The RNA shown here (Glycine riboswitch aptamer) has 84 nucleotides and comes from uncultured Brevundimonas sp. The source organism's lineage runs through Bacteria, Pseudomonadota, Alphaproteobacteria, Caulobacteraceae and Brevundimonas. Rfam family: Glycine riboswitch aptamer. About the family: This family represents the bacterial glycine riboswitch.
[in-house]
RNA sequence: UCGCGGGAGAGAUCGGGGUCUUUUCGGAGGUUUCGGAGCCGAAGGCGCAACCGCCCCGGAAACGCUCAGGCAAACGGACCGCGA
Numbered sequence: 001u002c003g004c005g006g007g008a009g010a011g012a013u014c015g016g017g018g019u020c021u022u023u024u025c026g027g028a029g030g031u032u033u034c035g036g037a038g039c040c041g042a043a044g045g046c047g048c049a050a051c052c053g054c055c056c057c058g059g060a061a062a063c064g065c066u067c068a069g070g071c072a073a074a075c076g077g078a079c080c081g082c083g084a
Stems, first nucleotide, its partner, number of pairs: 001084006013036010038071003044067001045065003051059003
């Protein structure tokens, strides 16, 4: 690095528009888009620096920030196990 398996957290939130289904024609549900607050951190990024090393120069977190990303399922997912 590749393959297989495991893998958390946080509202399927509010409002407007389009569209589909349904309707007792009041509405309801799905999907998409725009805006708003709320929240999560385990892609990535950034910061401190515990720690580490070939040691005065480097590498650096599961800590912190949330820019990005994410908050039904799916996808993704640090990290762990097995194999090559």